[in-house]
RNA sequence: UGAGUCGGCCGGGUGGUCGCGGUCCGCGGCGGCGCGAGCCGUCGGGGGUCGAGGAAGGUCGGGGCUCCACAGGGCAGGGUGCUGGCUAACGGCCAGUCGGGGUGACCCGCAGGACAGCGCAACAGAAAGCAGACCGCCGAUGGCCCGGGCGACCGGGCACAGGCAAGGGUGAAACGGUGCGGCAAGAGCGCACCAGCGGCCGGGGUGACCCGGUCGGCUCGGCAAGCCCCACCCGGAGCAAGGCCAAGCGUGGGACGGGUGGCCCGCCCGAUGUCCCCAGGUAGGCCGCGUAGAUGGAUGGCCACCCCCCGGGCGAGCGCCCGGGGACAGAACCCCGCCUACAGGCCGACUCGCCGC
Numbered sequence: 001u002g003a004g005u006c007g008g009c010c011g012g013g014u015g016g017u018c019g020c021g022g023u024c025c026g027c028g029g030c031g032g033c034g035c036g037a038g039c040c041g042u043c044g045g046g047g048g049u050c051g052a053g054g055a056a057g058g059u060c061g062g063g064g065c066u067c068c069a070c071a072g073g074g075c076a077g078g079g080u081g082c083u084g085g086c087u088a089a090c091g092g093c094c095a096g097u098c099g100g101g102g103u104g105a106c107c108c109g110c111a112g113g114a115c116a117g118c119g120c121a122a123c124a125g126a127a128a129g130c131a132g133a134c135c136g137c138c139g140a141u142g143g144c145c146c147g148g149g150c151g152a153c154c155g156g157g158c159a160c161a162g163g164c165a166a167g168g169g170u171g172a173a174a175c176g177g178u179g180c181g182g183c184a185a186g187a188g189c190g191c192a193c194c195a196g197c198g199g200c201c202g203g204g205g206u207g208a209c210c211c212g213g214u215c216g217g218c219u220c221g222g223c224a225a226g227c228c229c230c231a232c233c234c235g236g237a238g239c240a241a242g243g244c245c246a247a248g249c250g251u252g253g254g255a256c257g258g259g260u261g262g263c264c265c266g267c268c269c270g271a272u273g274u275c276c277c278c279a280g281g282u283a284g285g286c287c288g289c290g291u292a293g294a295u296g297g298a299u300g301g302c303c304a305c306c307c308c309c310c311g312g313g314c315g316a317g318c319g320c321c322c323g324g325g326g327a328c329a330g331a332a333c334c335c336c337g338c339c340u341a342c343a344g345g346c347c348g349a350c351u352c353g354c355c356g357c
Stems, first nucleotide, its partner, number of pairs: 001353010012306007020051006027044007053328001057339002060337005065238004077234005082096005097111001098109004112229002117227002119223002134168002136164003141161002143158006176194006195219001197216008242287004248282001251279004255274002257269004307326008
């Protein structure tokens, strides 16, 4: 100096002026109650004080709070899924393990189990779950043919039986890789090294897991974002939750009333009535509700200067002038997270390349 990675932060400032909401303290008008002092309601105006965000958003996960349900256990259903820790809890966070990507800083991961069982694998290809043979290689052995030999037999040919899987080719995936030996040709068939799997042993780690040694058969697997198995977790609805007070009209009950009856209780009748009492519900009000906080929802507009960005002009340069722009977005019961949106800018740590000393 260029290109990046990770983490954290800000997200306009000051002043003036007009306005909005909550709350507190005075003042005034009107209405009601009261003997009165005064109290209550409502309206107007003044002063003090407080008044959005990093995401207030999406409403995705979890919790508080509230009501309903519930002895306990199981089935069904749903969710989570490497390990350890944090947390009230979580599908969150921190640290690590394993796998993948990047030269690197670093990033990403729906990361339990495929020796419990069932199932799936399109297309291509000879063959895809019991493996298999299209091209190809061989044809030692057996067969056929030709030649030689008295004969045992020898030499040559064919590719009929048969053998092989090295090479080619298909595929996401084809039963280890390289080399030497071996063979008719071949093959882990044998051997050496490497890779992988499994058993055993030793060491490290709380653990996931890692490191090393030895032995074995040489050695196939994939999918559980298919069913399933395993472990753990899960009752439902949500502040229009829910609680309290409570008119008017109506409803139900009681008292007073009428009948039965000598009287009371009881029973029956309720058509009418009562400035009478009670009950539940409705309108409405209050609480829930918070050091912002409504229940039609306040937190804003304008001007000046400064800051940042863009365009134009002047100027040798410092700079000056004019014009334009400064995002995403607005609490509604609260909290912890996640995700998504965002003009512009700041700080720190680190990586790679180039240049100079």
Molecule: Bacterial RNase P class A
Organism: Acidimicrobiales bacterium